[in-house]
RNA sequence: GGUAGAGGAUGCGGCCGACAUCAGUAAGCGCGCAGAGCACGGACAGCUUUGACGCGCGCCGAAAGGGGACGCCGCCGAGGUUUGCGUUUUUCGUCCGGGGAACGCAUGCCGGGGCUUUCGUCAACAGCGGAAGAACUGUCACAUUUUUGUGGAGAGCUAUC
Numbered sequence: 001g002g003u004a005g006a007g008g009a010u011g012c013g014g015c016c017g018a019c020a021u022c023a024g025u026a027a028g029c030g031c032g033c034a035g036a037g038c039a040c041g042g043a044c045a046g047c048u049u050u051g052a053c054g055c056g057c058g059c060c061g062a063a064a065g066g067g068g069a070c071g072c073c074g075c076c077g078a079g080g081u082u083u084g085c086g087u088u089u090u091u092c093g094u095c096c097g098g099g100g101a102a103c104g105c106a107u108g109c110c111g112g113g114g115c116u117u118u119c120g121u122c123a124a125c126a127g128c129g130g131a132a133g134a135a136c137u138g139u140c141a142c143a144u145u146u147u148u149g150u151g152g153a154g155a156g157c158u159a160u161c
Base pairs, nucleotide, nucleotide: 001161002160003159004158005157008076011075012074013073014072015071019067028059029058030057031056032055033054037047038046040097041096042095043094044093079110080109081108083106084105085104086103087102088101089100090099091098111137112136115133116132117131118130119129120128121127139152140151141150142149143148
């Protein structure tokens, strides 16, 4: 250097997706209140005293995103994530800025999955991501009272050529 493997309290990721949630919410319609503006910001345009934005009651009543069993696929830095850059897209009728999402490159961190606390995201107490903590587990090194202890990290470990 090549090849093949192992860890697992749900190993990692992708696709499909029953189903639940979203939610008796938004929008629409009717009645009433109120009275000048209406988007995340700006410009233009458009709507608006023939009542905008908003509030209450009634009728009617979704969807997207997020979750997701079964099944299928690819795998063991699998993959995730910080920061920076680039491309595309979305948020609004158009443009600019801002916010969101996807992908690519570079860089740093993380062996693995749970639990507790906390922060962010979100409709959510689901899920995901970050931080901290006490344990568990696999692997290697050292020591050893031979069953334990200490420490390291996946660019690792085992087998083989």

Lysine riboswitch aptamer from a bovine gut metagenome, 161 nucleotides, folded computationally. Model confidence (mean pLDDT): 80 of 100.